[in-house]
This record gives sequence, C1' cells and structure tokens, in this order.
RNA sequence: GGCGAUAAAGGCAAACCUGCCGCAAGGCAGGGGCGCAAAGCCACGACUCCCUGGGGGAGCGUCUGGUUGCCGAAG
Repeated sequence: GGCGAUAAAGGCAAACCUGCCGCAAGGCAGGGGCGCAAAGCCACGACUCCCUGGGGGAGCGUCUGGUUGCCGAAG
C1' cells in the first nucleotide's frame, strides 16, 4: 500500500414506539437494535422520493467520488 477475522477496545444505529418541527419527502430528541469497517465528514455526478407555475426541497443506511480515521489474525 492493500486486505478485513466467530479477535479485542471503542463507535454508529434500520424497522417500530413516543414527543416536537415540516404541506410533504423527511428532520431532531428519547426508547429500540436490524445491521454497519468508515453506517465519520462532504454532497460534484448518478439514482430515488416530496412539494411544485418557474422552480425548490429530502435521502448518501442507494451507487460512484473526495477527505479524515480505530484495531491487526490469516493470505
């Protein structure tokens, strides 16, 4: 550099429930835990979704890309 274990430490948190916000997609907080080696951050491109007159918005836990980072068995 790359790779990713029935390893260790730590981390994140789907569905669902409750409260608040939003026209909506959805967001935030608490519970919860299906999963995740970047399920950390960004959001150019693609894609999906919502509202829509132009157009505006949501999702990266969809793909790709950028960037930073924990651990170290085997090959």